[in-house]
């Protein structure tokens, strides 16, 4: 060089719900693990001019989670529907599931400046085609 033979990798989901730092604390000893405060980073509310807009028929806010339609004295129970999610991302196809619950308390439209508030909780991955990525490896 050349031929031939095998192999063909990892990545969590739903949510804003992280990642750092520094004091303490201190799991037999480490310095886990908690608490407090801080930075950055995600989300939420409140809050003028202007402009809108309605006021027991209460009004509102997080949330994907509403607006219906049946049955039942009711609790609730069925059923369908706006919305919503399916394991890198984005399109198309088929399939599978949610479609909830809580908060404030007569009060809040937007809404610069400003002001406040949260960083839970549950869980375990459905294929096929497209086009594009990220990590590793190798050359």
């Nucleotide at each position: 060089a050349c031929a031939g033979u095998a192999a063909g990798g990892c990545a969590g989901c739903c949510g804003a719900a992280a990642u750092u730092c520094a004091u303490c604390u201190g799991a037999u000893a480490u310095g886990a693990u908690g608490a407090u405060g801080g930075a950055u980073a995600c989300g939420g509310g409140g809050g003028a001019c202007c402009c809108g807009a309605u006021c027991u028929u209460g009004g509102g806010g997080c949330g994907c989670a509403u607006c219906c339609c049946g049955g039942g004295a009711g609790a609730c129970c069925g059923g369908a529907u706006a919305g919503g999610g399916c394991a890198c991302u984005u399109c198309c196809a088929a399939g599978c599931c949610c479609g909830a619950g809580c908060c404030c308390g007569a009060c809040a439209g937007c809404u610069a400046a400003c002001c406040c508030c949260g960083u839970a909780g549950g869980c375990a991955u459905u294929u096929g085609g497209a086009a594009g990525g990220g990590c590793a490896a190798u050359g």